Source information: Transfer RNA from a Patescibacteria group bacterium, 75 nucleotides, folded computationally.
RNA sequence: GGGUUUGUAGCUCAGUGGUAGAGCGCUCCGUUCACAUCGGAGAGGUCCCUGGUUCAAUCCCAGGCAGACCCACCA
Numbered sequence: 001g002g003g004u005u006u007g008u009a010g011c012u013c014a015g016u017g018g019u020a021g022a023g024c025g026c027u028c029c030g031u032u033c034a035c036a037u038c039g040g041a042g043a044g045g046u047c048c049c050u051g052g053u054u055c056a057a058u059c060c061c062a063g064g065c066a067g068a069c070c071c072a073c074c075a
Stems, first nucleotide, its partner, number of pairs: 001071007010024004018055001026042005048064005
């Protein structure tokens, strides 16, 4: 330098054109003498950035940034 791929909650990941979810974690309540387990409730997100298409974009298109892998080049 070229190609492929990934980027969504604190972490691991789903999602797919119609105003975003799960598990774990966190907070509170119940249960217990207490802790754990279990049950219930809740908080937490500019969906990497910019632009475009669209009535509407996390999703489609273009560019950029970052990570992973492969290839090439290099002294």
Taxonomically the source falls in Bacteria candidate phyla (Bacteria). It matches the Rfam family "tRNA". Rfam links the family to the GO term triplet codon-amino acid adaptor activity. Rfam describes the family as follows. Transfer RNA (tRNA) molecules are approximately 80 nucleotides in length.